[in-house]
C1' cells in the first nucleotide's frame, strides 16, 4: 500500500460496485423450458339460456372446436450454476486441416409426379395399493415405406451403378414450408511448435509399448481398434512416481526486474448424488432425458415404486464469516409460432448488511484580558477558550406538503408517486474511534507499588510511572476508527537487474577424466543466433492520455496509445555459431642435459635399548617435589666378554629437496613415475574446467596369518588429594612392525578450488642454462621456495607478481543461532561407522575484527613497617568500656569487612531522652496575623506525685497633645503551628575510604571508516607525570613540589610579671642594679646539589667529601587531583515527597537506656626482684582558673572540713611532676606479687546517689605464675616506659585530645604474603574473577524419534466376477409396406451366445496418515 475479509466500540444521508473463501455437505416448499390447431385425429365440463316433465331428470343452443391429453415439428447441447477432478494439447500464444462436420440464417441453382401400409389418442376389457402395464378393435398427418425422375452429387480407372421430396393457410395474388446439390457466415472437431508448480530422502519407465503391413472404425488423420512382422520408444534439457492446482485476459504490490493472487466481469475447459453405458439428434455420452450398479432419503396394501438445488429464493449443518422462500417481463436478450401471443429466478428492478470505493452533512458570522464547571499550579496564575452563553443569519441533508419525468418507435413502466422541482417549520434531528516513552504527530495530575496490568520491536511497573488505570489537555483520522489475519514492499535478506566463501555461514582431502560449459591467429561461404524494415496477429473489458455524460466524484460512454509476445516476407554480415581450407604464439612430441628423503622389491651396516650365558664385585638399585609400589644376599644396580632378537636410522639436516594430496630420511642393487633446463626438428588448437564415474587417501580401528626389543590405550599396584576412576611413579595387554584384504575420516589448514593473462620493488635460498672472472667471482634468464613491503583490495586484522589486486572461463559451496551433521529413508561397510541429510519446537540473538578498561595461581620494572630483621603487645586472667545475642513494659535510635564495635556520646542519678507505664492539654511548649481584656512583673495560701487547678494581695511603667501605638501577659476564632515519624536508593551540605597513591584530563594538530590512539609511550632519573634526552606532536589545566604553621642554629629589636655573669644585699633574684646570658615574641639570616672529587650522554641526577646548628624533602603539621564504593549521615543542620493533627504533637511523675546463660572488639591492672613496700633527694613542658583556681594556718588516719591571703594571671593559685637517684626491708612464695569481690564506717557534689555517682578508712583478699590457633603497632628523639594537663562537666573517665621526662633494638634483602604504580600479553569478563560458565541428577512442561502392534486412506499386480450397453455371431420364434404369379426371399423385432467392461470378491505388495504399553535423546523453566 492492498483485501470476496472477520472481530471490538460507534453509527446521519445518498450514488456505484460487491456479498458461503468452510461441507462438490444433506435438502422441505414454490418457481427456473417450452411452444406450434397455419402439420394431424379426436374433443369435454362448470356456468348461462331454451324445451319436455309434478319432480328426480332428460334434451337442445351458447360456453367451444375452448380446456386437458395424444400423434407430429422445432427447442430442450443455448441461457444459468459450480471448480470436485485435471500437471493435460486442459489453458495461453502462433500455426496446420489436400485429414473434417455444421440444424436454424444468407446467396444463387434444380425439383416438389404417382402410390401404399400402419399406429397413439379413442372405445371395450384385464392386472396393480400405487407407479404403471397388457389384450382386442377403430383412425389421421408435414409420422412411416416403396415406385418414377436426377444436372452439377456419391461410388468407380472406366463402363456402369446408387440415391429425394409434404404439405399447410388464403377467395386469390401469394406466403410459409419440403427435397437435392453448391457457396457464404457463424459454430464445432482434430493435429503440431513454444510457454507457465514443488519434490531426486521418486532414477530408471514402457507389451498396444515404438514402428510397419493388412483389415476394421470415425464427420475426420492416427495403435483409435484387431491380426501378423520387426524391437523399438521415453529419460539428468529430469522420464516414471508422489504432492499441490481449473487455465488465461487480468487483480494487488514494486522505480523496475520481479513477487503474490486468480473473488467479481470476460474467454476456454471440466463437472451435474457416486461409477459405468449408450440412445436420440446437425451437435450430447446430455444439470431440471434414458438404462444399469452403489450409497442415501421418501412412499408402500411389503408384492413393488419415487428422487437428485454445484438454477432463483429458502432450510438444517459446518464455520470467525457471507443476503429476500420479493416485483416484473416495461426494457435488453433467448425459445416456439405466419401472427396474435405464450414461456423465460436469463435479465431489469427492489429488499438486507458501513463489506468496499466515492460524495455530502452534523451549521455560519459577531461575541470577554476571558462566565460557570472541570484540570493543573511556583497559589501569582495558567488551560479548556470565541469554545459556551448572548446577538445576527442561513436551511444543504433529514422531516412534512404539493407537483412530477426521461427510460417507449403508435401502444405497453416492475422500478415508482422514484429521480428531480417547489413550498413550510426550525440550529432545530445528526460524532465517534484510536493514540500521546522512542520508532511516531501528541503531557500533565491522581491512583497503583515487579501488584494490577501494558507491549509491534526496544522495553515499562519494586512509593515521586509523560509506558499500567482514571481524569484534564493534546495529536491523528472521521461515519467511521482500531484490532486480527493474509500478500507485496522496505529485504541488495536467494543478488537476472543486484551478493558472497583466509578469520563472520561458505573451497569438495587429492587427482584422472565422461557429458556439459568455455575456447588462439588469418581467409572464404552460410545466415541458426543477432540487428533493422515491412506485414499479420496479440478479442472485449482492464491500464495510460484526450474528450464527453450523471450538480462533483466514484461510476459510465467515445477516440487514441500501449500490450515488452508469436508467425510470415525482406535486408545486413561486424560479433557468436555452422561448413570448407590455412597458420604457429596455446598444447603436445622428439633430441640433449643435470637435480631429487617421489614409488615398489631384494639385500646389507653400525650405534643404542632389552633379554640370555659366563666373569669381576657387594648392598643396595630404581624412582620422585618428597616418597612408595617394584628389583636385589637364590647376588641385583655397576662393570667385562660372548650371544639372541625386534624396531628405528643420531651427526649431515637447512622456513633445504621430492610428491597431486596423504606423505617421504642409514647404505647398496634392480624396476619405475613426474617435474625442470636447453635446442626449435615434428603435429597443427589436439586446449581449460569438470556434474556423474574411477583411483589414491595420516592416525586410530576391523579380518586372516606371522612377529613383538622398546614404547604403550585397557588393566593392576604405589603416591597425591576432601575425593583422584587423572596429572607423577612401578609394571603391563591389545596396538605400534610384516603380508594380504577392508575402513575413507582429520584443525586432510595456506582454515585461501583449478587454469590463463596483466600490474612498482627490495632481500635470502634450491635446481638448470648463458655470459663473465684469477676465482662455483659477478651479472642475465627460466623454474621452485621464504621474508619485508608499493599501488590496489579488505569490516578490520591483514593480503600484496606464490594476491585476499585487475579481468576471463569452469567446478564446488553458503543464506540467523540452537535443535543437528541428529531423526527417518536410501546407499556403502564384517563391524565400528561413512555418504546423502530434514522437520517440529525454541531464542533475539549467535558470530567476526578491532577499542578502552578490569582481571590472570601471565611476563618485566618499581614502591609501602608489605614481608624479612628486631622491640613491645593482643588472643589466656580480673575489671572497665562498646557491640552482638538474649531478656524486658521499655532495655530509644543510628554506625556493621578493611573504612561498625572507649564509634555519634568533649561525659544517661532528675534533666539530657528521642524509649516504656501512668496522669493531663488541644490554636497548642514555639512563629506570624485578627479581636477583646490587662503593663510586664512580684508575693502569699490551699489541693495534687507533679503537670496543673484555685484563692488573695502588691504593681501601674515607655512613646504620643489626643485618638491610639510598641514590647509583654491572659482569654477567644481560624489560617496554621508541631513531629528525633518514613525514605541517605529523591537530595544539599559534611565525612570516611582507596591515598599524600602519582596520577587524572583538556585545546589544537596528526593517525584511524569508527570506538579510539598520539601527547601521557621509549632511554635515564626521582619521594613524585620530579627532572633531562629522544619522539607527530606542540602547549595547557587539576594534582606533586614550593608558598603557610611549628621545631632545630644564629643575629637584630624589646626587657616586665622573665633572667642574674659582674658589684652590693638577702633565708629567698628578696632588694638595689644590670639586660651580658636564659627566656619571652616580633623581624631577619641560613640549605641552593651552592663548592670539590667521581659516575653518567658533556644532561637530569646519583655517590663520596669539605664547610656547617642543620645536607640532599632537615623533623613534624596543615594541605587530599579526576573519580570509586546508590559507602555514612533525613537523629547536627537544611530540604522534595509521603504520613500524622484531642496525636506519631505538648506537659508531668516514676521507670528504662546501667538488664545477663553467653560471644566478640578496644582498653586497663597484673602475674612480679630490671620488682614491690617504706623513707630521703632532684629535674619538666604544656595547660587551666572570678558561679573560678584556692595559698598560709587549724581539725580529721583519710576522703575532706574550717579558713580566708593572693590572683581576671611570664606577678597569685592548681602544682606533689613521676620514672630516675639514694637508704632500708622483702628472697621466689599465689608471696610484703596481684588487687577483683564483699562487709562495715564515712566524705563530697547535687532538690535527690535505692534502682544507678566518685572518693576515703578498716576488714576481706578472687582469678592470675607471661597466655593455643591466630593476630596488631613501630625505622629515632621513634618503639617502649614514666608522670602532668585540658575539653565536656554540679558530680562522675582505665576513654579522647595534648605535654614533657627516661630512651632502645633492627633492616641481609625483595623469593614469598598484602596493598599500590607503569609497560606488555591473553580473555568467551564489562554489575568487570565475589566475573563468566559446562555436564549429570531432581521436578514441571512442550514438540519429535523408536516400538509388539492396531486403525484408516490412496494405489500397483494376479485371479475371479460380470449389470446395463454398443458391436459381432446365430436364424429356433415373430413379422404390415419392398421383391416375387406363387412357394418363398430381403429386411426388421424379440431371444440366445460371444468380445469388451462398472461396481463387487479373493490373494499379495507399495506409499501416506493417525494411534500405541514402554523407551530415546532434544527444547524451555
Nucleotide at each position: 500500500a492492498a483485501c470476496g475479509a472477520a472481530c471490538g466500540c460507534u453509527g446521519g444521508c445518498g450514488g456505484c460496485a460487491g456479498g458461503c473463501c468452510u461441507a462438490a455437505u444433506a435438502c422441505a416448499u414454490g418457481c427456473a423450458a417450452g411452444u406450434c390447431g397455419c402439420a394431424c385425429g379426436a374433443g369435454a365440463a362448470a356456468g348461462c339460456g331454451g324445451g319436455a316433465g309434478c319432480a328426480a331428470u332428460c334434451u337442445c343452443g351458447c360456453a367451444a372446436g375452448u380446456a386437458a391429453a395424444g400423434u407430429g415439428g422445432c427447442g430442450u447441447a443455448c441461457g444459468g450454476g459450480u471448480g470436485a477432478g485435471u500437471a493435460a494439447c486442459a489453458c495461453g500464444u502462433g500455426g496446420a486441416u489436400c485429414a473434417u462436420c455444421u440444424a436454424c440464417c444468407c446467396u444463387g441453382g434444380a425439383g416438389u409426379g404417382g402410390g401404399g401400409a400402419a399406429u397413439a389418442a379413442c372405445g371395450c376389457u384385464g392386472g396393480g395399493a400405487a407407479a404403471c402395464c397388457g389384450g382386442c378393435g377403430c383412425u389421421a398427418a408435414u409420422a412411416c415405406c416403396g415406385c418414377a425422375u436426377a444436372u452439377a452429387c456419391c461410388c468407380g480407372a472406366g463402363a456402369g451403378g446408387g440415391g429425394a421430396a409434404a404439405g399447410c393457410a388464403g377467395c386469390a395474388a401469394u406466403g410459409c414450408g419440403c427435397u437435392c446439390g453448391a457457396g457464404g457466415a457463424g459454430g464445432a472437431g482434430u493435429c503440431c511448435g513454444c510457454g507457465g508448480c514443488c519434490g531426486a530422502u521418486u532414477a530408471g519407465c514402457u507389451a498396444g509399448u515404438u514402428g510397419g503391413c493388412a483389415g476394421g472404425g470415425u464427420a475426420a488423420a492416427a495403435g483409435c481398434c484387431u491380426a501378423c512382422c520387426a524391437a523399438g520408444g521415453c529419460u539428468g534439457u529430469g522420464a516414471u512416481c508422489g504432492g499441490u492446482a481449473g487455465c488465461c485476459g487480468g487483480c494487488c504490490u514494486g522505480a523496475g526486474a520481479g513477487g503474490g493472487c486468480a473473488c467479481a466481469c470476460g474467454g476456454c475447459c471440466a463437472c451435474a448424488c457416486u461409477g459405468g453405458c449408450a440412445c436420440u439428434g446437425a451437435a450430447a455420452c446430455a444439470c431440471g432425458g434414458g438404462c444399469c450398479a452403489g450409497a442415501c432419503u421418501c412412499c408402500u396394501a411389503c408384492g413393488g415404486g419415487a428422487g437428485g438445488c454445484a438454477g432463483c429464493a429458502g432450510u438444517g449443518g459446518g464455520g470467525a464469516a457471507u443476503c429476500u422462500u420479493g416485483c416484473a417481463c416495461a426494457a435488453u436478450g433467448g425459445g416456439g409460432g405466419a401472427a396474435a401471443c405464450c414461456c423465460u429466478g436469463a435479465u431489469g428492478c427492489a429488499g438486507c448488511g458501513a463489506c468496499g470505493c466515492c460524495g455530502c452533512g452534523u451549521g455560519a458570522g459577531c461575541g470577554a484580558u476571558g462566565a460557570a464547571g472541570c484540570c493543573c499550579u511556583u497559589c501569582g496564575g495558567g488551560g479548556u477558550g470565541u469554545a459556551a452563553a448572548g446577538c445576527u443569519c442561513u436551511u444543504u441533508c433529514g422531516g412534512c406538503a404539493g407537483g412530477g419525468a426521461a427510460g417507449a418507435u403508435u401502444a405497453u413502466g416492475a422500478c415508482g408517486g422514484u429521480a428531480c422541482c417547489u413550498g413550510c417549520a426550525g440550529a432545530a434531528g445528526c460524532a465517534g474511534c484510536u493514540g500521546c516513552g522512542g520508532c511516531u504527530a501528541a503531557c500533565u495530575a491522581c491512583g497503583u507499588g515487579c501488584c494490577a496490568g501494558c507491549a509491534g520491536c526496544c522495553g515499562c511497573g519494586g512509593u515521586a510511572a509523560u509506558a499500567c488505570g482514571u481524569a484534564g489537555g493534546c495529536a491523528g483520522c472521521a461515519a467511521g476508527c482500531g484490532u486480527u489475519g493474509u500478500u507485496c514492499g522496505g529485504a541488495g535478506u536467494u543478488a537476472c537487474u543486484g551478493g558472497g566463501c583466509g578469520u563472520a555461514a561458505a573451497g569438495g582431502g587429492u587427482g584422472u577424466g565422461u557429458a556439459g560449459g568455455u575456447g588462439g591467429c588469418g581467409c572464404g561461404c552460410u545466415a541458426a543466433g543477432u540487428u533493422c524494415c515491412g506485414u499479420g496477429u496479440g478479442a472485449a473489458a482492464u491500464c495510460u492520455c484526450c474528450c464527453g455524460g450523471c450538480u462533483c466524484a466514484a461510476c459510465c460512454g467515445g477516440g487514441a496509445g500501449g500490450g515488452u509476445g508469436c508467425g510470415c516476407g525482406g535486408a545486413a554480415a561486424a560479433c557468436u555459431g555452422g561448413c570448407g581450407g590455412g597458420c604457429u604464439a596455446g598444447a603436445g612430441u622428439a633430441c640433449g642435459g643435470g637435480a631429487u628423503g617421489g614409488g615398489a622389491g631384494a639385500g646389507u651396516a653400525g650405534a643404542a635399548u632389552u633379554c640370555c650365558u659366563g666373569g669381576u664385585g657387594u648392598a643396595g638399585c630404581g624412582g620422585u617435589g618428597a616418597a612408595a609400589u617394584g628389583c636385589g644376599u637364590a647376588g641385583a644396580u655397576a662393570u667385562c666378554a660372548g650371544g639372541a632378537g625386534g624396531a628405528a636410522u643420531a651427526c649431515c639436516g637447512g622456513u633445504g629437496g621430492u610428491g597431486u594430496a596423504g606423505a617421504c630420511g642409514g647404505c647398496u642393487c634392480u624396476c619405475u613415475g613426474g617435474a625442470c633446463c636447453g635446442u626449435a626438428a615434428c603435429u597443427g588448437a589436439c586446449a581449460c574446467u569438470g556434474a556423474a564415474a574411477c583411483a589414491c587417501g595420516a592416525a586410530a580401528g576391523c579380518g586372516u596369518g606371522g612377529g613383538u626389543a622398546g614404547c604403550a590405550a585397557a588393566c593392576a599396584g604405589g603416591a597425591u588429594u576432601a575425593g583422584a576412576u587423572a596429572c607423577c611413579c612401578u609394571g603391563g595387554u591389545a596396538g605400534u612392525c610384516c603380508a594380504c584384504g577392508c575402513c575413507c575420516u582429520a584443525a586432510a589448514c595456506g582454515a585461501u578450488g583449478c587454469a590463463u593473462a596483466u600490474u612498482u620493488g627490495g632481500u635470502g635460498u634450491a635446481g638448470g642454462u648463458c655470459a663473465u672472472u684469477c676465482a662455483g667471482u659477478u651479472g642475465a634468464u627460466c623454474u621452485g621456495u621464504g621474508c619485508c613491503g608499493g599501488a590496489g583490495c579488505u569490516a578490520a586484522c591483514g593480503c600484496g607478481u606464490u594476491a585476499a589486486a585487475u579481468a576471463u572461463g569452469c567446478c564446488g559451496c553458503c543464506u540467523g543461532g540452537g535443535g543437528a551433521g541428529u531423526a527417518c529413508a536410501g546407499u556403502c561397510g564384517c563391524a565400528a561407522g561413512g555418504c546423502u541429510g530434514a522437520a517440529a519446537c525454541u531464542c533475539a540473538a549467535a558470530g567476526g575484527a578491532a577499542u578502552u578498561g578490569a582481571c590472570g595461581g601471565g611476563g618485566g620494572c618499581c614502591c609501602g613497617c608489605a614481608c624479612a630483621a628486631g622491640c613491645g603487645g593482643u588472643g589466656g586472667a580480673g575489671c572497665a568500656u562498646g557491640u552482638g545475642g538474649u531478656u524486658u513494659a521499655a532495655u530509644u535510635c543510628g554506625a556493621u569487612g578493611c573504612a561498625a564495635c572507649g564509634c555519634g556520646a568533649a561525659g544517661a542519678a532528675u534533666c539530657u531522652u528521642a524509649c516504656c507505664u501512668g496522669g493531663c492539654c488541644u490554636u497548642g511548649a514555639c512563629a506570624u496575623c485578627c479581636c477583646a481584656g490587662g503593663a510586664a512583673c512580684c508575693c502569699u495560701g490551699a489541693a495534687g506525685a507533679g503537670a496543673u487547678u484555685u484563692a488573695g494581695g502588691g504593681g501601674u511603667g515607655c512613646c504620643g497633645c489626643a485618638a491610639g501605638g510598641a514590647a509583654c501577659c491572659u482569654g477567644g476564632a481560624g489560617a496554621c503551628a508541631g513531629g528525633u515519624g518514613c525514605u541517605g536508593c529523591a537530595u544539599g551540605g559534611c565525612u570516611g575510604u582507596c591515598g599524600u597513591c602519582a596520577g587524572c584530563u583538556c585545546g589544537u594538530g596528526u593517525c584511524g571508516u569508527g570506538a579510539g590512539a598520539u601527547g601521557u609511550u621509549g632511554g635515564g632519573u626521582u619521594a613524585a607525570g620530579u627532572c633531562c634526552c629522544g619522539c607527530a606532536a606542540c602547549g595547557a589545566g587539576c594534582g606533586c613540589a614550593a608558598c603557610c604553621c611549628u621545631u632545630g642554629u644564629c643575629c637584630u629589636u624589646a626587657g616586665u610579671u622573665g633572667c642574674c655573669a659582674u658589684c652590693a644585699u638577702u633565708u629567698a633574684g628578696u632588694u638595689g642594679g644590670g639586660c651580658a646570658c636564659u627566656c619571652u615574641a616580633a623581624g631577619g639570616a641560613g640549605a641552593c646539589c651552592g663548592c670539590c672529587g667521581g659516575u653518567g650522554a658533556c644532561a637530569a641526577a646519583c655517590c663520596g667529601g669539605a664547610g656547617g646548628a642543620a645536607g640532599g624533602u632537615g623533623g613534624g603539621g596543615a594541605u587530599g587531583a579526576c573519580g570509586u564504593c546508590a559507602a555514612g549521615u533525613c537523629a547536627u543542620c537544611a530540604u522534595g515527597g509521603c504520613c500524622u493533627u484531642u496525636a506519631u504533637g505538648g506537659c508531668c511523675a516514676g521507670g528504662g537506656c546501667u538488664a545477663c546463660a553467653c560471644a566478640c572488639g578496644u582498653g586497663u591492672u597484673a602475674c612480679a626482684a630490671u620488682g614491690c613496700a617504706g623513707g630521703g633527694u632532684a629535674c619538666a613542658a604544656a595547660c587551666c582558673g572570678u558561679u573560678g583556681c584556692c595559698a598560709a594556718c587549724c581539725c580529721g588516719c583519710g576522703a575532706g572540713g574550717g579558713g580566708g591571703a593572693g590572683c581576671u594571671a611570664a606577678u597569685c593559685g592548681g602544682a606533689a611532676a613521676a620514672a630516675a637517684c639514694u637508704c632500708u626491708g622483702c628472697u621466689c612464695a599465689g608471696u610484703u606479687c596481684g588487687g577483683a569481690u564483699u562487709g562495715c564506717a564515712g566524705u563530697c557534689u547535687g532538690c535527690a546517689a535505692c534502682u544507678c555517682g566518685a572518693c576515703u578508712g578498716c576488714a576481706u583478699g578472687a582469678a592470675g605464675c607471661c597466655g593455643g590457633a591466630a593476630u596488631c603497632g613501630c625505622u629515632a628523639g621513634u618503639a617502649a616506659u614514666g608522670g602532668c594537663g585540658u575539653a565536656u562537666c554540679a558530680g562522675a573517665u582505665c576513654g579522647a585530645c595534648g605535654c614533657c621526662g627516661u630512651g632502645a633494638a633492627u633492616a641481609c634483602g625483595u623469593u614469598c604474603c598484602c596493598g599500590g604504580g607503569c609497560c606488555u600479553u591473553g580473555u568467551a569478563c564489562a554489575c568487570a574473577c565475589c566475573g563468566c560458565c559446562c555436564g549429570u541428577c531432581a521436578c514441571a512442561u512442550c514438540a519429535c524419534g523408536a516400538a509388539a502392534g492396531u486403525g484408516a486412506g490412496u494405489u500397483g499386480u494376479a485371479c475371479u466376477a460380470g449389470a446395463a450397453g454398443u458391436c459381432g455371431u446365430c436364424a429356433c420364434g415373430c413379422u404390415g409396406a419392398c421383391c416375387g404369379c406363387a412357394a418363398g426371399g430381403a429386411g426388421g423385432c424379440a431371444g440366445a451366445c460371444g468380445c469388451c467392461c462398472a461396481a463387487g470378491g479373493u490373494a499379495u505388495g507399495a506409499c501416506u496418515c493417525a494411534u500405541g504399553a514402554u523407551u530415546g535423546g532434544g527444547g524451555u523453566g

Small-subunit ribosomal RNA from an uncultured bacterium, 1421 nucleotides, folded computationally. The RNAcentral record of the sequence draws on ENA and SILVA. Its mean pLDDT, the model's own confidence on a scale to 100, is 85.